[in-house]
Molecule: transfer RNA
Organism: Candidatus Nitrosopumilus sp.
């Protein structure tokens, strides 16, 4: 330099274009002599920017950064 993949919560994953969701941390809270376990509850993300669409995690393009393969 060329292709091909990936990128959503703190961490690992889900998500026919049609309210972004689960576990697990965190945090309250009930329980308990305490901690922990359990159980309720809360609050937390779509890499960045453009374009199609009534609507874009999603479908196109560009950049950014991980990975791979060619030369």
């Nucleotide at each position: 330099g060329c292709c091909c993949u990936c990128a959503u919560a703190g961490u690992u994953c889900a998500a026919c274009g049609g309210u972004a969701g689960a576990a697990u941390g965190c945090c309250u809270g009930a329980c308990u002599g305490u901690c922990g376990a359990u159980c309720a509850g809360a609050g937390g993300a779509u890499a960045g920017g453009a374009g199609u669409u009534c609507g874009a995690u999603u479908c196109u393009c560009c950049u950014u950064g991980g990975g791979g393969g060619c030369g």